[in-house]
RNA sequence: GGGCUCGUGGAUUAGCGGUAGAUCGCUUGCUUGGCAUGCAAGAUGUCAAGGGUUCAAAUCCCUUCGAGUCCA
Numbered sequence: 001g002g003g004c005u006c007g008u009g010g011a012u013u014a015g016c017g018g019u020a021g022a023u024c025g026c027u028u029g030c031u032u033g034g035c036a037u038g039c040a041a042g043a044u045g046u047c048a049a050g051g052g053u054u055c056a057a058a059u060c061c062c063u064u065c066g067a068g069u070c071c072a
Stems, first nucleotide, its partner, number of pairs: 001071007010024004018055001026042005048064005
């Protein structure tokens, strides 16, 4: 330098054009003599950035940035 894959709460990840979900973690309450487990409720996402297409974009297209991998 070129090809490919990926970027979504604190972490791991689902979502293939129509309300962003799950698990773990976190907070509060119940339970306990106390802790753990269990149960209930809650907070946390500018969906890497910008632009385009569309009535509507995390999703499709373009550019950029970052990570991984392969080739040179």
Predicted 3D model of a 72-nucleotide RNA (transfer RNA) from a Promethearchaeaceae archaeon.
Rfam family: tRNA. Rfam classes the family as a transfer RNA.
RNAcentral holds the sequence, with entries from ENA.
Model confidence (mean pLDDT): 80 of 100.